About this RNA:
The RNA shown here (transfer RNA) has 72 nucleotides and comes from Chinchilla lanigera. Model confidence (mean pLDDT): 82 of 100. The RNAcentral record of the sequence draws on Rfam. Lineage of the source: Eukaryota > Metazoa > Sarcopterygii > Chinchillidae > Chinchilla. It matches the Rfam family "tRNA". Its family is annotated with triplet codon-amino acid adaptor activity in the Gene Ontology.
RNA sequence: GGGGAUAUAGCUCAGUGGUGUAAGUGCGUGCCUGGCAAGCACAAGGUCUGAGUUCAAUUCCCAGUACCCCCC
Numbered sequence: 001g002g003g004g005a006u007a008u009a010g011c012u013c014a015g016u017g018g019u020g021u022a023a024g025u026g027c028g029u030g031c032c033u034g035g036c037a038a039g040c041a042c043a044a045g046g047u048c049u050g051a052g053u054u055c056a057a058u059u060c061c062c063a064g065u066a067c068c069c070c071c072c
Base pairs, nucleotide, nucleotide: 001071002070003069004068006066007065010025011024012023018055028042029041030040031039048064049063050062052060
């Protein structure tokens, strides 16, 4: 220098052009207990950045950023 893959919640990650983006775990609150743990319930928390297409983009296109792999 070229090619490819990935980027979604604090962490591990699923999924999708359409009103509300799931799960586990963690954190918080409540219940339970003499108290703690466990258990149960509830709540908060998210699509890497920018631009484009579209009635509508997290998804599609383009550029960039970060990380990983391959070639030179």